RNA sequence: GCCCUUAUAGCUCAAUGGAUAGAGCGCGAGUUUCCGGAACUCGAAAUAGAGGUUCGAGUCCUCUUAAGGGCA
Numbered sequence: 001g002c003c004c005u006u007a008u009a010g011c012u013c014a015a016u017g018g019a020u021a022g023a024g025c026g027c028g029a030g031u032u033u034c035c036g037g038a039a040c041u042c043g044a045a046a047u048a049g050a051g052g053u054u055c056g057a058g059u060c061c062u063c064u065u066a067a068g069g070g071c072a
Base pairs, nucleotide, nucleotide: 001071002070003069004068005067006066007065010025011024012023013022018055027043028042029041030040031039048064049063050062051061052060
């Protein structure tokens, strides 16, 4: 220098172009308990950035950024 893959919640992962983006762990509150743990209930929390296609984009296209891999 060229090519490929990946980027979603604090972490690990889902989501056929179509309803309000879900789950586990973690976090906060409550119930329970003498206290704690466990269990149960409730809650907060995310689509890397910019643009485009589409009635509709986490998903498709382009560029950028970051990480990983391959060739030279």
Molecule: transfer RNA
Organism: Candidatus Portnoybacteria bacterium RIFCSPHIGHO2_02_FULL_39_12